Predicted 3D model of a 74-nucleotide RNA (transfer RNA) from a Methanobacteriota archaeon. Rfam family: tRNA. By type it is a transfer RNA.
RNA sequence: GUCGGGGUGGCUCAGCCUGGUGGAGCGUCGGACUCAUAAUCCGAAGGUCCGGGGUUCAACUCCCCGCCCCGACA
Repeated sequence: GUCGGGGUGGCUCAGCCUGGUGGAGCGUCGGACUCAUAAUCCGAAGGUCCGGGGUUCAACUCCCCGCCCCGACA
C1' cells in the first nucleotide's frame, strides 16, 4: 500500500442485514437472608453507541469521509 474484521455502560459482548422508546452477563451500590461472611434472591445507578457530514418524519442501524485496534496479502 491492498483486502477483510472490529470500535455499543467499569469489563466481555448482543442488537445493525430488515431504521421506529439502547440491552444482557459480570462488576459496582443499596436491601433481604445469615451470629457473620460467601452463595442465593430483590432493587438501583451507570451510555454524546469512535469522530464529522449526508439521507430520512425518525439513524447504534443506511451512505460518504476520517481516526484507532486486529488479521491476511504485498